[in-house]
Predicted 3D model of a 264-nucleotide RNA (Bacterial large signal recognition particle RNA) from a Clostridia bacterium. The RNAcentral record of the sequence draws on ENA. It matches the Rfam family "Bacterial large signal recognition particle RNA". Its family is annotated with SRP-dependent cotranslational protein targeting to membrane, signal sequence recognition and signal recognition particle, plasma membrane targeting in the Gene Ontology. The gene name in the source record is ffs.

RNA sequence: CUCCGCUAUCCGGGGAAGCAGCGGCUCCCUGUACCCGCAAUCCGCUACAGCGGGGGAGAAGACCGUUCCCGGGUCGUGAUAUGUAUAGCGUCUGUGUCGGAAGGCCGCUGACCGGGCGGUCCUGCGCAACGAGAGCCCACGAACCAUGUCAGGCGGGGAACCGAGCAGCAUUAAGAGGUGUCUUUCGUGUGCCGCGGGGCAGCCGCCCGCGAGACUGACCGGCAGAGCAACCUUUAUAUAUCCGAUUCAAAGACGGGUGCGGGG
Numbered sequence: 001c002u003c004c005g006c007u008a009u010c011c012g013g014g015g016a017a018g019c020a021g022c023g024g025c026u027c028c029c030u031g032u033a034c035c036c037g038c039a040a041u042c043c044g045c046u047a048c049a050g051c052g053g054g055g056g057a058g059a060a061g062a063c064c065g066u067u068c069c070c071g072g073g074u075c076g077u078g079a080u081a082u083g084u085a086u087a088g089c090g091u092c093u094g095u096g097u098c099g100g101a102a103g104g105c106c107g108c109u110g111a112c113c114g115g116g117c118g119g120u121c122c123u124g125c126g127c128a129a130c131g132a133g134a135g136c137c138c139a140c141g142a143a144c145c146a147u148g149u150c151a152g153g154c155g156g157g158g159a160a161c162c163g164a165g166c167a168g169c170a171u172u173a174a175g176a177g178g179u180g181u182c183u184u185u186c187g188u189g190u191g192c193c194g195c196g197g198g199g200c201a202g203c204c205g206c207c208c209g210c211g212a213g214a215c216u217g218a219c220c221g222g223c224a225g226a227g228c229a230a231c232c233u234u235u236a237u238a239u240a241u242c243c244g245a246u247u248c249a250a251a252g253a254c255g256g257g258u259g260c261g262g263g264g
Base pairs, nucleotide, nucleotide: 001264002263003262004261005260006259009057010056011055012030013029014028015027016026020046021045022044023043024042034054035053036052037051038050063256064255065254066253067252071248072247073246074245075244076243078242079241080240081239082238083237084236085235087233088232090231092227093226095224096223097222098221099220100219103216104215106213113209114208115207116206117205118204119203120202121198122197123196124195125194126193127191128190129188130187131186132185133184134183135182136180137178138177140175146171147170148169149168154163155162156161
């Protein structure tokens, strides 16, 4: 140096979660790497490693170091977006007020302003209207218990005559009805009505003086005050993505080290 047999060892690794810690079952990454059974109210350990069984590779695709970094974890007054809650002296939304203002409209057939008179308002009275009651008036209205007159009849009387009195007739009471050009009392959501008193800020009408403004107004601005439904902003919180820091880190790349026996 080479061949054969064997052994250590290997037949995936890593992150998260969980655990005192570790490995596994779970999820994820890497990317190809024996099989079967078991395992989260769990299985097995305290170890270069899951337990049990089977199979294979075998000193180089194993092991160690460096590099690189897929991917994961943690952190951040970090950025952005979204959801929820919260607050608002907001360039947000209503309201009030003041000012500006394109435009519109009224105005020399007289704006604004000033003055006078009257009305509108209150009150008393009158008149009228309407309603109700009463009176007056008209026509009715009593078998007897209303009045007058009372035929007939009745009673008394010797008679003259006297008395009571039904019906009828007339009249009237209570009552009930009618009428109104009547009288009177009371009332009123009444009145282009009259008279008196009060009031008179505003509004309306007329007159006088003056002689050119008055009103409205999309929109804009100031101030006051209200609100948080929307928008905006504040704060808190959650999620996603990105960024930064940190911590593990697969595959890959590079380098290094590590057996036994026998034959040639």

Taxonomically the source falls in Clostridia (Bacteria, Bacillati, Bacillota).